Context: one part of a larger RNA
RNA sequence: GAUUAACGCUGGCGGCGGGCCUAACACAUGCAAGUCAUGGGCGUAGAUUAGGUAGCAAUACCGGAUUUACGACCGGCGCACGGGUGAGUAACGCGUAUGUAACCAACCGUUCGGAGCGGGACAACCCGGAGAAAUUCGGGCUAAUACCGCGUAACGCACAGAGGAGGCAUCUUUUCUGUGCCAAAGGAGCGAUCUGCCGGACGACGGACAUGCGUAUCAUUAGCUAGUUGGGGAGGUAACGGCUCACCAAGGCAACGAUGAUUAGGGGUUCCGAGAGGAUUAACCCCCACACCGGGACUGAGACACGGCCCGGACUCCUGCGGGAGGCAGCAGUGAGGAAUAUUGGUCAAUGGUCGGAAGACUGAACCAGCCACGCCGCGUGCGGGAAUAAGGCCCUACGGGUCGUAAACCGCUUUUAGGGGAGAGCAACAGUUUCCAUGCGUGGAAUUACGAGAGUAUCCCCGGAAUAAGCAUCGGCUAACUCCGUGCCAGCAGCCGCGGUAAUACGGAGGAUGCGAGCGUUAUCC
Numbered sequence: 001g002a003u004u005a006a007c008g009c010u011g012g013c014g015g016c017g018g019g020c021c022u023a024a025c026a027c028a029u030g031c032a033a034g035u036c037a038u039g040g041g042c043g044u045a046g047a048u049u050a051g052g053u054a055g056c057a058a059u060a061c062c063g064g065a066u067u068u069a070c071g072a073c074c075g076g077c078g079c080a081c082g083g084g085u086g087a088g089u090a091a092c093g094c095g096u097a098u099g100u101a102a103c104c105a106a107c108c109g110u111u112c113g114g115a116g117c118g119g120g121a122c123a124a125c126c127c128g129g130a131g132a133a134a135u136u137c138g139g140g141c142u143a144a145u146a147c148c149g150c151g152u153a154a155c156g157c158a159c160a161g162a163g164g165a166g167g168c169a170u171c172u173u174u175u176c177u178g179u180g181c182c183a184a185a186g187g188a189g190c191g192a193u194c195u196g197c198c199g200g201a202c203g204a205c206g207g208a209c210a211u212g213c214g215u216a217u218c219a220u221u222a223g224c225u226a227g228u229u230g231g232g233g234a235g236g237u238a239a240c241g242g243c244u245c246a247c248c249a250a251g252g253c254a255a256c257g258a259u260g261a262u263u264a265g266g267g268g269u270u271c272c273g274a275g276a277g278g279a280u281u282a283a284c285c286c287c288c289a290c291a292c293c294g295g296g297a298c299u300g301a302g303a304c305a306c307g308g309c310c311c312g313g314a315c316u317c318c319u320g321c322g323g324g325a326g327g328c329a330g331c332a333g334u335g336a337g338g339a340a341u342a343u344u345g346g347u348c349a350a351u352g353g354u355c356g357g358a359a360g361a362c363u364g365a366a367c368c369a370g371c372c373a374c375g376c377c378g379c380g381u382g383c384g385g386g387a388a389u390a391a392g393g394c395c396c397u398a399c400g401g402g403u404c405g406u407a408a409a410c411c412g413c414u415u416u417u418a419g420g421g422g423a424g425a426g427c428a429a430c431a432g433u434u435u436c437c438a439u440g441c442g443u444g445g446a447a448u449u450a451c452g453a454g455a456g457u458a459u460c461c462c463c464g465g466a467a468u469a470a471g472c473a474u475c476g477g478c479u480a481a482c483u484c485c486g487u488g489c490c491a492g493c494a495g496c497c498g499c500g501g502u503a504a505u506a507c508g509g510a511g512g513a514u515g516c517g518a519g520c521g522u523u524a525u526c527c
């Protein structure tokens, strides 16, 4: 000098930041991922309206169509993002530079083509059964952008053949021929049209793999290795590869530190330092890993999946004892641990995300507010005048002098801040509404109108009144600041040197002084 600090004393205001470093300990409760009714069949409630039945009628009932709202279900997309944590990991994990002639790629953009004909189910629903519950079983009906079959088939894929071009070894690329294989879905609208569907190519965003170099300590760790090292082959993968497997060979690594052990997420950065360098990884950004512990796959463009599934384990809870349920290292919050770290707050107004044609819904992401001097920065606690200097305290060489001290009183002035009163933002742009214009439609343009959690906040104006606001540590030397009293190697101080045994500037108190100041000291850690 610095700090995610803590402790002691003290504490006026604001702005901007920060806030479990310990038990990756256990968690009550609420919320944190849904959305689409313009894919589908149902159900409930309502509105409008043909029709029928009964009735003289009012009306009631039945039932069709249209339509609105809501609900579970099938289906689509999302849930692999966003948010958290740092346990593990000394590793191609990270950083940096390359490679893929060894790869993937939903949504988005550009572009070339296509969408013909059929079929059988399963939820919801109805009926019945089992169970305390969680849940589950059987039978029956049904739709689809759910599922399946056939057809169509190329600049697609696979194989074979012929020719050309190129390179970087395996090879890559291109042309032609032949054989084989693989698609599809509709919806809205009177319609035009809009939107969705299938296949190919290119792009974009993103990812995967490989390689060079760099990346902690210990040699009081010296040898390590059997899928081990290599091979041709097979399997597997999006893809290369002992990734896996059978067979064959006997290799591979290591003093330029293998193997083992300990510690640790890595980087941008941050702190110190003139630099060299040392230390660091809190906040913010990038990457990685993890989601009660261990293992596994499923779905999917993408996961081996924090708020998904299955198995094993520990723990907690429910139980009718047969069996079940759960996972805050999301946001709050609780207990525990600890020197120590906050509210079970508000809003989707903005930014962004998912779904949707849109309206919009959801969003503890985010934006705000609350608590804490935890930090940095700013402001204030008044300003001017005022005595050869009151009283009082303290000191002395003591009828006197010094000092607190222009300090106070007193006179004049100001009103930041706090308090009271009044006015009152920016953040809002767009999508949307309505109207008009252009237009065949789609759409485009103009005008208009509505929308603010924070918040009656910031800010501004007014009111009165010095009013509402100073402490902490130190004073032997280092080191700025000195005297008196008490104590008497006691009580105590202390970072080092060292003070204290009767005049202690070093202990305790007082007066005074010095330093910093809403802080000041102490402790801890780094330079």
Base pairs, nucleotide, nucleotide: 001526002525003524005523006522007521008520009519012379013378014377015376016375017374018372019371020337025335026334027333029332030331031330034077035076036075039074040073042071043070044069045068046067047066048065049064051062052061053060054059084290085289086288093215094214095213096212097211098210099209100208103207104206108203109202110201111200112199113198114197116150117149118148119147125140126139127138128137129136130135156181157180158179159178160177161176162175163174164173165172166171186195187194188193216262217261218260223253224252225251228250229249230248231247233245234244235243265287266286267285268284270279271278272277292313293312294311295310296309315326316325317324318323343369345368346367347366351365352363353362354361355360382413383412384411385410392404393403394402395401396400419463420462421461422460423459427454432449434447435446436445437444438443471516472515473514474513475512476497477496478495482511483510484509485508486507492499493498